[in-house]
RNA sequence: CGGUAGCUCAGUAGGUAGAGCAGUGGACUGAAAAUCCGCGUGUCGAUGGUUCAAGUCCGUCCCGA
Numbered sequence: 001c002g003g004u005a006g007c008u009c010a011g012u013a014g015g016u017a018g019a020g021c022a023g024u025g026g027a028c029u030g031a032a033a034a035u036c037c038g039c040g041u042g043u044c045g046a047u048g049g050u051u052c053a054a055g056u057c058c059g060u061c062c063c064g065a
Base pairs, nucleotide, nucleotide: 001064002063003062006021007020008019009018015052023039024038025037026036027035045061046060047059048058049057
C1' cells in the first nucleotide's frame, strides 16, 4: 500500500453496492460463430467501536506485496 461478484477492478466530502469479461436462458442459423435481449440473495478479509446510518471513519487480528 492492497484485501468488494467466478476473474480484472470501480465505488475517496459516510446515505444503504456496480462495470467489463466469464457463466447461463432466449432470439437469429441447416448447425455453429458473431450479433441482439434477459439473468447477480456478493454476510465488501475477520472482529469490536463511533454514528440515525459504515465498503467508506477508529482499534485489534489475519492474508498478499